Model confidence (mean pLDDT): 81 of 100. The part of an RNA shown here (small-subunit ribosomal RNA, 3' major domain) has 476 nucleotides and comes from an uncultured bacterium.
[in-house]
Context: one part of a larger RNA
RNA sequence: UGACGGGGACCCGCACAAGCAGCGGAGCAUGUGGUUUAAUUCGAAGCAACGCGAAGAACCUUACCUGGACUUGACAUCCUAUUGAAAGCACCUUAGCCGGUGCCGUCCUUCGGGACAAUAGAGACAGGUGGUGCAUGGUUGUCGUCAGCUCGUGUCGUGAGAUGUUGGGUUAAGUCCCGCAACGAGCGCAACCCUUGCCUUUAGUUACUAACAGAAAAAACUGAGGACUCUAGAGGGACUGCCGGGGAUAACUCGGAGGAAGGUGGGGAUGACGUCAAAUCAUCAUGCCCCUUAUGUUCAGGGCUACACACGUGCUACAAUGGUCGAUACAAAGGGAAGCAACAGAGCAAUCUCAAGCAAAUCCCAUAAAGUCGAUCCCAGUUCGGAUUGCGGGCUGAAACUCGCCCGCAUGAAGUUGGAGUUGCUAGUAAUCGCGAAUCAGAAUGUCGCGGUGAUGCGUUCCCGGGUCUUGCACA
Repeated sequence: UGACGGGGACCCGCACAAGCAGCGGAGCAUGUGGUUUAAUUCGAAGCAACGCGAAGAACCUUACCUGGACUUGACAUCCUAUUGAAAGCACCUUAGCCGGUGCCGUCCUUCGGGACAAUAGAGACAGGUGGUGCAUGGUUGUCGUCAGCUCGUGUCGUGAGAUGUUGGGUUAAGUCCCGCAACGAGCGCAACCCUUGCCUUUAGUUACUAACAGAAAAAACUGAGGACUCUAGAGGGACUGCCGGGGAUAACUCGGAGGAAGGUGGGGAUGACGUCAAAUCAUCAUGCCCCUUAUGUUCAGGGCUACACACGUGCUACAAUGGUCGAUACAAAGGGAAGCAACAGAGCAAUCUCAAGCAAAUCCCAUAAAGUCGAUCCCAGUUCGGAUUGCGGGCUGAAACUCGCCCGCAUGAAGUUGGAGUUGCUAGUAAUCGCGAAUCAGAAUGUCGCGGUGAUGCGUUCCCGGGUCUUGCACA
């Protein structure tokens, strides 16, 4: 000087308290450990691994296993010789790759050749998801959006260093004010950026419809309009600006007015010096080491989907604030051409047939659901709950056996609110309800978004974590 303390003082945070909803018990989904296996590819490991890499494993992916095949190679550059293509399609063979046959089939030219491609050959080389993240770059997590981390000059100290950065107030903040052997400055904080909330203005199509006219069973449908909504550009608006109290006449703080909004208005992006030899050599790049008829390449099948068990994260429930049936209302944000698909028809349904429109403020996905109004059930393992299993169908795709999703009929398991313990959350939040998208042929209870309904609570004694000052010294 740090680090540490079951030392002290002050401060903060859903940290606790006050609550709400959960998890831990059940079934299922998913990840992990373990076990098993020819293989169950690899990585991630307290917080900060475990619905994580993976925004989607039937083949492919795929890195693993078994078996078959290739050896200048699936891919790149260079040389020599030969050929004129190569690719594609069909057939034979094969488990398939490979191999064989046929069809089709180049350009420029000074006719020497050249471009491009294939085959054969020789080696230089290719190739490696092989090892090392404790050799590295880059990227990322975390403390933590915590308020800190430093420098120049000066001063003090023999020196390591100190001062500044401490002190009195204050703030979300090393934010600001005052004081001071310090005076300044940098990286952080804040602001500048995006979005949302109010107003004005510009512009009205595919959006809108107040007034006027027309048509119609109905609806801005048509003429028309530029008011309203909305869309998307430009501005304004909030600054402790105003008033009062407190304070040191300061910074600031408390209350009030006006205002759509009030003291950072809400949300996002933004992550200082550094810590953890944190994570990643399997995104990529890369040193060194290793393999080179194999640790490379390719093909078929299998595996990554196993299952006495243990854990994490979720979904669905255990019901009456509910289940079922009928009627009926109101969104936002997205996506669409190898696509979204209306209407009509068939089917109990999944879906199918036909096919209009739409590269979309125009058409489609697309009925939002909880809600409201009726009816029924009457507290039961039930008209709760839906696992599991049987049968019959549908869709995608060469192909659903291992191993997909959906529909119908039948079946109807556990489960009556969950021990010790433990998680999230302070406002349009929790909880609850549906909708969409990425990935994607198909395959979400996951992820990322969107809106609807919409609560409890107002303190700092304690637990945990963090910051500042101070004290002690087993440690560096």
Overview:
Rfam family: Bacterial small subunit ribosomal RNA. Rfam links the family to the GO terms ribosome and structural constituent of ribosome.